This is a predicted structure of a 73-nucleotide RNA (transfer RNA) from a Gammaproteobacteria bacterium.
RNA sequence: GGGUGGUUAGCUCAGUUGGUAGAGCAUCGCCCUUACAAGGCGAGGGUCACAGGUUCGAGCCCUGUACCACCCA
Numbered sequence: 001g002g003g004u005g006g007u008u009a010g011c012u013c014a015g016u017u018g019g020u021a022g023a024g025c026a027u028c029g030c031c032c033u034u035a036c037a038a039g040g041c042g043a044g045g046g047u048c049a050c051a052g053g054u055u056c057g058a059g060c061c062c063u064g065u066a067c068c069a070c071c072c073a
Stems, first nucleotide, its partner, number of pairs: 001072007010025004019056001027043005049065005
């Protein structure tokens, strides 16, 4: 330098045909317990990497940029 895949909650990851952004773990509160852990119930937490484009509407489609991994040179 070229190619492929990836970037979504604090972490690990889903997200079907473009139509209200989710799960597990973690955090916080309550229940339970003598207490802790485990367990149960609930809550908070999002610039969907960044910028632009298409569209009535974009996490999803298109272009560029950045970063990560792998392959080729």
Annotation:
It matches the Rfam family "tRNA". By type it is a transfer RNA. It was read from a public genome assembly. Taxonomically the source falls in Gammaproteobacteria (Bacteria, Pseudomonadati, Pseudomonadota).